The RNA shown here (transfer RNA) has 73 nucleotides and comes from Microlunatus endophyticus. NCBI's taxonomy places the organism under Bacteria, Bacillati, Propionibacteriales, Propionibacteriaceae, Microlunatus. Rfam family: tRNA. About the family: Transfer RNA (tRNA) molecules are approximately 80 nucleotides in length.
RNA sequence: GGGCGAUUGGCGCAGCGGUUAGCGCACUUCCCUGACACGGAAGGGGUCGGCAGUUCAAAUCUGCCAUCGCCCA
Numbered sequence: 001g002g003g004c005g006a007u008u009g010g011c012g013c014a015g016c017g018g019u020u021a022g023c024g025c026a027c028u029u030c031c032c033u034g035a036c037a038c039g040g041a042a043g044g045g046g047u048c049g050g051c052a053g054u055u056c057a058a059a060u061c062u063g064c065c066a067u068c069g070c071c072c073a
Stems, first nucleotide, its partner, number of pairs: 001072007010025004018056001027043005049065005
């Protein structure tokens, strides 16, 4: 330099162009316990890497940029 893939709460990941962006773990509060753990209940936290474009409508499609990974040279 070229090709491919990924980027979504703190972490790991789902998410057909259209209901409100969800799940697990973690976190907070409460219950349970002598206490802790396990278990149960409730709750907070995202404007989906950035900027444009397409569309009535974009996390989802397209382009560029950024970061990371793999391959080729």